[in-house]
About this RNA: Predicted 3D model of a 305-nucleotide RNA (Archaeal signal recognition particle RNA) from a Thermoplasmata archaeon. Its Rfam family is "Archaeal signal recognition particle RNA". The literature on the family includes a 2002 paper in Curr Opin Struct Biol by Wild et al., "Towards the structure of the mammalian signal recognition particle". Its family is annotated with SRP-dependent cotranslational protein targeting to membrane, signal sequence recognition and signal recognition particle, plasma membrane targeting in the Gene Ontology. Rfam classes the family as a non-coding RNA gene. Taxonomically the source falls in Thermoplasmata (Archaea, Methanobacteriati, Thermoplasmatota). The prediction has a mean pLDDT of 75.
C1' cells in the first nucleotide's frame, strides 16, 4: 500500500506466566491467565546458537517487533517507606492553690450554715442470766473416854481432883447455812441376847442392832472471791457515715474545661526526634491480559469516494 464488505491460503497463529525438578534450558506435574485455536504417537533430551519432534486438523492477514499507559495475580533473599514492640533525647500532661465560666443532679413535699439526739468505736461501771470455788472462829455447860492420883468398902464398885480427847446443847461473831441418804472391824454414845461378880438385889466388861460424829453423795439456799455472754443499764470520751428532731429561708453539689503561680522525674499517659526490631502492610521488582502510537502487513471480488 484511500474507505468498507465478503472470500482464498503462500505469511503468520494455535498461547503466556509463576512454583517444583535441573548447573541450566526444553520437556514433564501444579496453579494463575487468555483465546476462533486443539487431536494422537514416542520417549526423555539439549548447552545460553539450550527455550522441543512427528502425523493430522484449525483460524485467517488476524500476527509479529518497538514505545507508552493501565491491569488479574505473584513475590519480597535484598532494597525504601510505615505500622506493632522497644530503647534514648526533650517537651506537654496526671499533683496542690486561685481565678473564670459552662453542662448536670438536689431543693419551698424546704438548700448551706448553727444545735440536740440516735446508730458505730473505745474506756469505765452496774444490773441479770449461766458456770467455777467456798463452808471459820470463840466462851460457857453436861455426859463420857484416856492418864494421874486420893478416900471408903468383902465383890462387882461408890465418891470427889487435875489435865488432855470426844459427841452434844446454849450463847456471841461471821458471808460460812438447810434438807435427804449412805457411813470409820479399828471415833462417841447406848448397849437386847449371851457372858462374868453376886445369896439376891444390884452392878462390871462388851458382840449384833439401833442413834451420832468425821467423812462421801445428791439437791437448794448463801457469798470476803472468780470468769464467761448474740442480753441490758449509766457516765465520760471519739468519728464523721447514716437516721430523727428543732432552728433558718435559697441555694448546694461530685466530674469535666480554660488561664495563672508552685512541685516532681519514681510511676503513668501523649506528642516529637533518633535509634534497633522478630512480624505485619505498602512501595520496587515480576506479571497474564486489554488499549494507544509507531513500524511491518499477501492474494481475488464486489461497492463508495
Nucleotide at each position: 500500500g484511500g474507505c468498507u464488505g465478503a472470500a482464498c491460503u503462500u505469511g503468520g497463529c494455535c498461547g503466556g506466566g509463576a512454583a517444583g525438578c535441573c548447573a541450566g534450558g526444553c520437556a514433564c506435574u501444579u496453579c494463575c491467565u487468555g483465546u476462533u485455536a486443539c487431536c494422537c504417537g514416542a520417549a526423555g533430551u539439549c548447552u545460553a546458537u539450550a527455550c522441543g519432534c512427528g502425523g493430522g486438523g484449525g483460524c485467517g492477514a488476524c500476527a509479529g517487533c518497538c514505545a507508552g499507559g493501565g491491569a488479574a495475580g505473584a513475590c519480597c533473599a535484598a532494597c525504601c517507606g510505615g505500622a506493632c514492640u522497644u530503647c534514648u533525647g526533650c517537651c506537654a500532661g496526671g499533683c496542690c492553690c486561685c481565678a473564670u465560666g459552662g453542662a448536670g443532679u438536689c431543693c419551698g413535699u424546704g438548700a448551706a450554715a448553727u444545735u440536740c439526739u440516735g446508730u458505730c468505736c473505745c474506756u469505765u461501771u452496774g444490773g441479770a442470766u449461766c458456770g467455777a470455788a467456798g463452808g471459820a472462829c470463840c466462851a460457857g455447860c453436861a455426859a463420857g473416854g484416856c492418864a494421874g492420883a486420893c478416900u471408903c468398902a468383902a465383890a462387882g464398885g461408890a465418891g470427889a481432883c487435875u489435865g488432855c480427847c470426844c459427841u452434844g446443847c446454849u450463847g456471841g461473831c461471821u458471808u460460812a447455812c438447810c434438807a435427804g441418804a449412805a457411813g470409820a472391824c479399828c471415833c462417841c454414845g447406848c448397849c437386847a441376847g449371851g457372858u462374868c461378880c453376886g445369896g439376891a438385889a444390884g452392878g462390871g466388861a462388851g458382840c449384833a442392832a439401833c442413834g451420832g460424829u468425821a467423812u462421801u453423795c445428791u439437791g437448794g439456799a448463801c457469798u470476803c472471791u472468780u470468769g464467761a455472754u448474740g442480753c441490758u443499764g449509766a457516765a465520760g470520751g471519739g468519728g464523721u457515715g447514716c437516721g430523727g428532731g428543732a432552728c433558718a429561708g435559697a441555694g448546694a453539689c461530685g466530674a469535666g474545661a480554660u488561664g495563672g503561680g508552685g512541685g516532681g522525674c519514681a510511676c503513668c499517659u501523649g506528642a516529637c526526634a533518633g535509634g534497633a526490631c522478630a512480624u505485619u502492610c505498602g512501595g520496587c521488582c515480576c506479571g497474564a491480559c486489554c488499549c494507544u502510537g509507531g513500524u511491518g502487513a499477501g492474494u481475488u471480488c464486489a461497492g463508495c469516494g
It was read from a public genome assembly, where an Rfam model found it.